A computed fold for a 75-nucleotide RNA from a Nanobdellota archaeon, annotated as transfer RNA. The prediction has a mean pLDDT of 80. The sequence was found in a public genome assembly. Its Rfam family is "tRNA". Rfam's curators write: Transfer RNA (tRNA) molecules are approximately 80 nucleotides in length. Taxonomically the source falls in Nanobdellota (Archaea, Nanobdellati).
């Protein structure tokens, strides 16, 4: 210089290929239940421009471009 991957909640991911339900899951966190109290354990909450920017399309996390950033291999 090339080629392939990866990016989603505070973290660790799933959903992508095959576009459509409201965008989820543990664990953390906050609230209550339990308990003498803490832990576990039980129930709810709260938290997201889906790395940016465009394009396609009646609809885009999802397909097309670009780009930034991690990684792993090639010279």
């Nucleotide at each position: 210089g090339g080629a392939c991957u990866c990016a989603u909640a505070g973290c660790u991911c799933a959903g992508u290929c095959u576009g459509g339900c409201u965008a989820g899951a543990g664990c953390a966190u906050c609230c209550g239940g339990c308990u003498c109290u803490u832990a576990a354990c039980c129930g709810g909450a709260a938290g997201g421009u889906c790395g940016g920017g465009g394009g396609u399309u009646c609809a885009a996390a999802u397909c097309c471009c670009u780009c930034u950033g991690g990684g792993u291999c090639c010279g």